[in-house]
RNA sequence: UGAAAUAUUAGGCAAACUUACCGAAAGGUAAGGACGCAAAGUCAUAGGGUCUACUAUGCAAAUGCAUUAUGACAGCCUGGCUGCCAAG
Numbered sequence: 001u002g003a004a005a006u007a008u009u010a011g012g013c014a015a016a017c018u019u020a021c022c023g024a025a026a027g028g029u030a031a032g033g034a035c036g037c038a039a040a041g042u043c044a045u046a047g048g049g050u051c052u053a054c055u056a057u058g059c060a061a062a063u064g065c066a067u068u069a070u071g072a073c074a075g076c077c078u079g080g081c082u083g084c085c086a087a088g
Base pairs, nucleotide, nucleotide: 012037013036017032018031019030020029021028022027035075041081042080043079046078047077048076049073050072051071056067057066058065059064
């Protein structure tokens, strides 16, 4: 460099939705359920981004509007750590 042959495991997680509970909400937990995922394991005190607005502040004077995380999202992205497989 060429040709041929061989391998494709075991499994894991669980979106939407439904029910119950927690929460002001976002959202979370559990059961059911699978849209998908080679990290859809984990870290929110690694960085960015997104969501909510109890409280607070301002304006209104309506049961309102705007701003604000200390709240939330790891199945938004990057990143750290860890895990499974092996024909190469």
A computed fold for an 88-nucleotide RNA from a Peptococcaceae bacterium, annotated as c-di-GMP-I riboswitch aptamer. The sequence is in RNAcentral, with records from Ribocentre. The source organism's lineage runs through Bacteria, Bacillati, Bacillota, Clostridia and Peptococcaceae. The model forms 95% of the base pairs in the Rfam consensus. Its Rfam family is "c-di-GMP-I riboswitch aptamer". Gene Ontology term of the family: cyclic-di-GMP binding.